The RNA shown here (SAM riboswitch aptamer (S box leader)) has 90 nucleotides and comes from Ruania albidiflava DSM 18029. NCBI's taxonomy places the organism under Bacteria, Actinomycetota, Ruaniaceae, Ruania, Ruania albidiflava. The model forms 95% of the base pairs in the Rfam consensus. Its Rfam family is "SAM riboswitch aptamer (S box leader)". Rfam's curators write: The SAM riboswitch is found upstream of a number of genes which code for proteins involved in methionine or cysteine biosynthesis in Gram-positive bacteria. Rfam links the family to the GO term regulation of gene expression.
RNA sequence: GACCCAUCCAGAGCAGCCGAGAGAUCUGGCUCGUUGACGCUGCAGCAACCACGCCUCGGGCGAAGGUGCUAACGCCAGAACCGAUGGAGG
Numbered sequence: 001g002a003c004c005c006a007u008c009c010a011g012a013g014c015a016g017c018c019g020a021g022a023g024a025u026c027u028g029g030c031u032c033g034u035u036g037a038c039g040c041u042g043c044a045g046c047a048a049c050c051a052c053g054c055c056u057c058g059g060g061c062g063a064a065g066g067u068g069c070u071a072a073c074g075c076c077a078g079a080a081c082c083g084a085u086g087g088a089g090g
Stems, first nucleotide, its partner, number of pairs: 013043005021032003025079005044070003049066002052062004
């Protein structure tokens, strides 16, 4: 220095519409929801993977573009699927 495993889990919202479910596929929990969740639209924000700019350049900084995200430890656990025509070991 590279690879694999383990461990840790931060950040960010308002408005309008809709109207009963929602939290990624299944199951079991747990939580959110007519004090309007989820979803759609608008604007805003977080973050820094791609691209871009700069620098003291195996990295660091920035944030106009492209994704992604903006309840709860990626909500928790198990299973399934992908990674895998792979890696390690034998």